A computed fold for a 74-nucleotide RNA from a Prevotellaceae bacterium, annotated as transfer RNA. The source organism's lineage runs through Bacteria, Pseudomonadati, Bacteroidota, Bacteroidia and Prevotellaceae.
């Protein structure tokens, strides 16, 4: 130098024949509960879906280019 994978909430990670309003589990905050603390029970609060283009009425999904990270081949 060339192929190929991933990037979605603080973390781990679903969601893709293009279409509801972006979702879980842990975490975080607040309430009951306890003598307290944890467990539980209720209830919240966060995400321009890597970035900047393009198709399309319509993009987490497709194209393209760049970043960042794993790989394999030279």
């Nucleotide at each position: 130098g060339g192929g190929g994978g991933a990037u979605u909430a603080g973390c781990u990670c679903a969601g893709u024949u293009g279409g509801c309003u972006a979702g879980a589990g842990c975490a975080c905050c607040u309430g009951c509960c306890c003598u307290g603390c944890a467990a539980g029970c209720a209830g919240g609060g966060g995400g321009u879906c890597g970035u900047c283009g393009g198709u399309u009425c319509g993009a987490c999904u497709c194209c393209g280019a760049c970043a960042u990270u794993c790989u394999c081949c030279a």

Record summary:
Its Rfam family is "tRNA". Rfam classes the family as a transfer RNA.